[in-house]
Molecule: FMN riboswitch aptamer (RFN element)
C1' cells in the first nucleotide's frame, strides 16, 4: 500500500397564523432534505502557483418504510417519490438565474414537519485487531 475476517463507535431534518367544539392534519404563509457516485474551468483556503477543502431532495445507484415467500432467523422477491426553462461554456439535468415539484406505515379533524413501532433497523462513515501479497 492493500486483501479477507472480526470487533468498537457513530449513523435524519423541519411550524407560525386563520377558521373551528376539535386541526403543527384543512386554508394562508413558512420550514426540512439519509448514504455512496458524478461534481466540469463553480465556491472557499492558498500567492493568479503547487496543493487542499467543499458542492445534486427531484442525474445514477443504495438504504429505510410497506407487501409477499419462509415455522422463524438468515436469505430471496415485489414495491421503491419529485425538474423544467433560460444563462455561461468545448463540455453542466450538478454551477448561476427564474419558476415549479416530491416525501412509507399506524394513530388522530384529512400529517414530509405531531405521537407511535423506534433507546429499533440500515445504506454507510471512522477507528482498532488479526491476516494475504
Nucleotide at each position: 500500500u492493500a486483501u479477507a475476517u472480526u470487533c468498537u463507535u457513530c449513523g435524519g431534518g423541519g411550524c407560525a397564523g386563520g377558521c373551528g367544539a376539535a386541526a403543527u392534519u384543512c386554508c394562508u404563509g413558512a420550514c426540512c432534505g439519509g448514504c455512496g457516485g458524478u461534481g466540469a474551468u463553480g465556491a472557499c483556503c492558498g500567492a493568479u502557483a503547487a496543493g487542499g477543502u467543499u458542492u445534486a431532495g427531484c442525474c445514477c445507484g443504495c438504504g429505510a418504510c410497506u407487501c409477499c415467500c419462509c415455522a422463524a432467523a438468515a436469505g430471496g422477491g415485489a414495491c421503491c417519490g419529485a425538474g423544467a426553462c433560460g444563462g455561461u461554456g468545448a463540455g453542466a439535468u450538478u454551477c448561476c438565474g427564474u419558476c415549479g415539484c416530491c416525501g412509507a406505515c399506524g394513530g388522530u379533524a384529512a400529517a414530509g414537519u405531531c405521537c407511535g413501532g423506534a433507546u429499533g433497523a440500515a445504506a454507510g462513515a471512522a477507528g482498532a485487531a488479526u491476516u494475504a501479497a